[in-house]
Molecule: Glycine riboswitch aptamer
Organism: uncultured Sphingomonadaceae bacterium
RNA sequence: CAAGACGAUGCGGGAGAGUGUUGGGCUCCUUAAAAAAGACCAACCGCCGAAGGAGCAACCGCCCCGGAAACUCUCAGGCACAUGGACCGCAUAGUCUUA
Numbered sequence: 001c002a003a004g005a006c007g008a009u010g011c012g013g014g015a016g017a018g019u020g021u022u023g024g025g026c027u028c029c030u031u032a033a034a035a036a037a038g039a040c041c042a043a044c045c046g047c048c049g050a051a052g053g054a055g056c057a058a059c060c061g062c063c064c065c066g067g068a069a070a071c072u073c074u075c076a077g078g079c080a081c082a083u084g085g086a087c088c089g090c091a092u093a094g095u096c097u098u099a
Stems, first nucleotide, its partner, number of pairs: 002098005008092006018045001020044005026038002046079003052075001053073003059067003
C1' cells in the first nucleotide's frame, strides 16, 4: 500500500398492518354559541413484524457445553403523513487479522 472482518458516522433505497370506536381537554377559527380542522391523553377491540427482546431449530464449533435465522411468539414497538425500520449499496476515518 492492497485485501478481508468488525462496529461507528454520513448519503440513498427500504415492507407489513384501523387516518378504528368512545370520551377528555388543548390549538386555530368564529363570535351568540358551536361545527369543521390539527395534534395530544385515556380506555376498548382488531391487526402487523424488518428496532429491541424471547423461543425452537437446520447448521456450525473449541463438542462439557456454547453460538445460532429473514422461522415462531408478540413483552416491547408499530398500523394516513411524518418518525422509526431488519437488510442492501456507496463514501469516510478507526480497530483487528493476513500475505